[in-house]
Context: one part of a larger RNA
Molecule: large-subunit ribosomal RNA, domain IV
Organism: metagenome
RNA sequence: CCUUCGUUAAGGAACUCUGCAAUCUAGCUCCGUAACUUCGGGAGAAGGAGCACCCCUGUCGGUGAAGGACUUUGCGUCCGGAGCGGACGGGGGUCGCAGUGAGCCGGCCCAGGCGACUGUUUAACAAAAACACAGGUCUCUGCUAACACGUAAGUGGAUGUAUAGGGGCUGACACCUGCCCAGUGCCGGAAGGUUAAGGGGAGGGCUGAGAGGCCUGAACCGAAGCCCCGGUGAACGGCGGCCGUAACUAUAACGGUCCUAAGGUAGCGAAAUUCCUUGUCGGGUAAGUUCCGACCCGCACGAAUGGUGUAACGAUCUGGGCGCUGUCUCAACGAAGGACUCG
Numbered sequence: 001c002c003u004u005c006g007u008u009a010a011g012g013a014a015c016u017c018u019g020c021a022a023u024c025u026a027g028c029u030c031c032g033u034a035a036c037u038u039c040g041g042g043a044g045a046a047g048g049a050g051c052a053c054c055c056c057u058g059u060c061g062g063u064g065a066a067g068g069a070c071u072u073u074g075c076g077u078c079c080g081g082a083g084c085g086g087a088c089g090g091g092g093g094u095c096g097c098a099g100u101g102a103g104c105c106g107g108c109c110c111a112g113g114c115g116a117c118u119g120u121u122u123a124a125c126a127a128a129a130a131c132a133c134a135g136g137u138c139u140c141u142g143c144u145a146a147c148a149c150g151u152a153a154g155u156g157g158a159u160g161u162a163u164a165g166g167g168g169c170u171g172a173c174a175c176c177u178g179c180c181c182a183g184u185g186c187c188g189g190a191a192g193g194u195u196a197a198g199g200g201g202a203g204g205g206c207u208g209a210g211a212g213g214c215c216u217g218a219a220c221c222g223a224a225g226c227c228c229c230g231g232u233g234a235a236c237g238g239c240g241g242c243c244g245u246a247a248c249u250a251u252a253a254c255g256g257u258c259c260u261a262a263g264g265u266a267g268c269g270a271a272a273u274u275c276c277u278u279g280u281c282g283g284g285u286a287a288g289u290u291c292c293g294a295c296c297c298g299c300a301c302g303a304a305u306g307g308u309g310u311a312a313c314g315a316u317c318u319g320g321g322c323g324c325u326g327u328c329u330c331a332a333c334g335a336a337g338g339a340c341u342c343g
Base pairs, nucleotide, nucleotide: 001338002337003336004335005334006333007332008331010329011328014327019324027051028050029049030048031047036041038172052094053093054092055091056090057089058088059087060086062084063083067079068078069077070076095099107322108321109320110319111318112317113316114314115313119131120130135170136169137168138167139166140165141164147156148155149154173309174308175307176306178239179238180237183236184235185232186231187230188229189228192227193226194225198221199220203216204215205214206213207212240258241257242256243255244254267301268298279295280294281293282292283291
């Protein structure tokens, strides 16, 4: 010096990306417990007090001896309460710094983001706000079901039958889920257009003396599909620009105009989304690019690629506080094992 431990004056997070790590806390009984809430919770909230041993004693319950009575003489029945051990108290006393005396054995609170929750996951760098989830919704499927595996036979689905099964999206619960069907998809329609093989053969070519043979071939008739006509957004998706205007200024309820399929509704908003940006104001600090509450100029939120809330939950993430500490000011000493020397 390294690893793993122990103790530490005064201070107590000044350390640091971050209280990382390590302390603190801890058991049982009693007292006492807030906001909020889905009335279950939150709760072991928080915050307090007691706890050992000895003597005396109370109450409760366990077991039940001796002895007694009866007797059908039975290892019988009834009375009886000693002794032993248990639980919870009351009074008095004893010792130590300390009585859950060692060990085992929650630190707590406030606020916010995300995800409702218990679960699942990258075997061996990620446990999460990712996946799943009950619940919601759309869609397919009438049974030899749809769908999946297989060349097939066949099998699963299912010894199920639409309160069932498959697929997609969303993700408890509460309040909600706006406008656009022009494009793409899907569904429906079948009048017309287009359209393959095939049918059809006008006409033409070659050959042949001819009959004929071979080749080519226009109309016309030919499905689905596409074009076309409708529908459909919890289908893929999309949801504007410029100019002017109010008796201070500023702003614009209002007006004009262009474009569009339609121009973003409710709610939320510098956000896990905000570039400018450490936006501005307020709070917290002596001092705050983080945090919380507002504002809205949303570069580039927004409604099941769900929107906004939300009790409970979380080895989650963020900010603050109390307690406590060798994290630090600033290091010291000690222990065990290494390193080092010898062997």